[in-house]
Context: one part of a larger RNA
RNA sequence: UGACGGGGGCCCGCACAAGCGGUGGAGCAUGUGGUUUAAUUCGAAGCAACGCGCAGAACCUUACCAACCCUUGACAUACUCGUCGUCGCUCCAGAGAUGGAGCUUUCAGCUAGGCUGGACGAGAUACAGGUGCUGCAUGGCUGUCGUCAGCUCGUGUCGUGAGAUGUUCGGUUAAGUCCGGCAACGAGCGCAACCCACAUCCUUAGUUGCUAGCAGUUCGGCUGGGCACUCUAAAGAAACUGCCCGUGAUAAGCGGGAGGAAGGUGUGGAUGACGUCAAGUCCUCAUGGCCCUUACGGGUUGGGCUACACACGUGCUACAAUGGCAGUGACAAUGGGUUAAUCCAAAAAAACUGUCUCAGUUCGGAUUGGGGUCUGCAACUCGACCCCAUGAAGUCGGAAUCGCUAGUAAUCGCGUAACAGCAUGACGCGGUGAAUACGUUCCCGGGCCUUGUACA
Numbered sequence: 001u002g003a004c005g006g007g008g009g010c011c012c013g014c015a016c017a018a019g020c021g022g023u024g025g026a027g028c029a030u031g032u033g034g035u036u037u038a039a040u041u042c043g044a045a046g047c048a049a050c051g052c053g054c055a056g057a058a059c060c061u062u063a064c065c066a067a068c069c070c071u072u073g074a075c076a077u078a079c080u081c082g083u084c085g086u087c088g089c090u091c092c093a094g095a096g097a098u099g100g101a102g103c104u105u106u107c108a109g110c111u112a113g114g115c116u117g118g119a120c121g122a123g124a125u126a127c128a129g130g131u132g133c134u135g136c137a138u139g140g141c142u143g144u145c146g147u148c149a150g151c152u153c154g155u156g157u158c159g160u161g162a163g164a165u166g167u168u169c170g171g172u173u174a175a176g177u178c179c180g181g182c183a184a185c186g187a188g189c190g191c192a193a194c195c196c197a198c199a200u201c202c203u204u205a206g207u208u209g210c211u212a213g214c215a216g217u218u219c220g221g222c223u224g225g226g227c228a229c230u231c232u233a234a235a236g237a238a239a240c241u242g243c244c245c246g247u248g249a250u251a252a253g254c255g256g257g258a259g260g261a262a263g264g265u266g267u268g269g270a271u272g273a274c275g276u277c278a279a280g281u282c283c284u285c286a287u288g289g290c291c292c293u294u295a296c297g298g299g300u301u302g303g304g305c306u307a308c309a310c311a312c313g314u315g316c317u318a319c320a321a322u323g324g325c326a327g328u329g330a331c332a333a334u335g336g337g338u339u340a341a342u343c344c345a346a347a348a349a350a351a352c353u354g355u356c357u358c359a360g361u362u363c364g365g366a367u368u369g370g371g372g373u374c375u376g377c378a379a380c381u382c383g384a385c386c387c388c389a390u391g392a393a394g395u396c397g398g399a400a401u402c403g404c405u406a407g408u409a410a411u412c413g414c415g416u417a418a419c420a421g422c423a424u425g426a427c428g429c430g431g432u433g434a435a436u437a438c439g440u441u442c443c444c445g446g447g448c449c450u451u452g453u454a455c456a
Base pairs, nucleotide, nucleotide: 001456002455003453004452005451007450008449009448010447011446012445013444015440016439019404020403021402022401023400026317027316028315029314030313031312032311033310034308035307042053043052064303065302066301067300068299069298070297073127077126078125079123080122081121082120083119084118088103089102090101091100092099093098107117108116109115129292130291132290133289134288138286139285140281141280142279143277145275150189151188152187153186154185155184156165157164158163169180170179171178195269196268197267198266200237201236203234204233205232206231209227214224215223216222240263243257244256245255246254247253319397323356324355325354326353327352328351336344337343363394368389369388370387371386372385373384374383410432411431412430413429414428415427416426
């Protein structure tokens, strides 16, 4: 100087408390461990691995296994020789890769030289190739402490020195934020602001919107007409403790008020200091070294990644009457469709009526049998959906444990990416819409000062 303390002081955070809803019990989905297997490819491992890499494993993907094949190779550059189009089609053997036979078409430039370019085949090497190893050799990217308020430097001063000071102190703040003081005076990276979206208004612009006011009407902004309103999208305005009162040290600020769409960081996002964890990734990519080179490279078919006494994580659906079922019946926003505010596809909960009447039920839907639809060469291993039948566990879950402070939690549906097909996942969108916070003693994590230490 740090680190640590079941030392002290001050402060903060859904950290506790106050509340609301869950997980842990059931069934299923999904990931992991374990076991099994020819193979169940590999990585990720407390928080910060486990619906993670995977924005989608039937083949492909695919890296794994079995079998069958290739060896200058599926791909690149260079050399020699040969043939000239490439391409396309048919037949045979084969699981296919591949091997064999046949049909068709027959390249461009030109200095007219098999000269140049291009393609294919054969050969020989240099080489290709490796999702093989090392993330403890690395770059790049990422997680985490943590959007925590810290981390440093120059000059000066103090100290023999390591170092200290500044950065400590009194207030204050979300903040090393600001004010005051001070052997310090300044500065940098962070904080904040500058960026984006939302909330109000104005201007500009009207192939969306409007009976707002006029006319027609098949009654639909449908038509004429018009940009007032809604909206869309460009440019602006607006919030700064600016004003008032109190308080404070006449400061920084704090409490209250006015006006205002919005008030003290308005709300949300993007933005992540010096560093820590030899954190993660050599299987995105790049790369040193090592290793393989008729194989640890390449191709194909089939299988596997989907196994199943079990254990754990994350979810979905329930256990019902604040409900189930049947009928009637409204109101969205993202986004997508090649183009399209114009056309297309469209919500559910809510509301109303009826029924069920507390049961393992008209709850719950697993499982299984049968029949189909769709995608796709192909749904056996191993897809999704529909119909009929079947109708399991489950009556609110032990110890323990998680999320959330407002348009949030909870609840309801909708859309998108990747994708032939496949969503209870991920990322977004809107509808309905709460409760509680006395407080900081305690648990966890963090910041500052101080103290002890046989630790570095």
A computed fold for a 456-nucleotide part of an RNA from an uncultured prokaryote, annotated as small-subunit ribosomal RNA, 3' major domain. The full RNA is in RNAcentral, with records from ENA. It matches the Rfam family "Bacterial small subunit ribosomal RNA". Gene Ontology terms of the family: structural constituent of ribosome and ribosome. Its mean pLDDT, the model's own confidence on a scale to 100, is 80.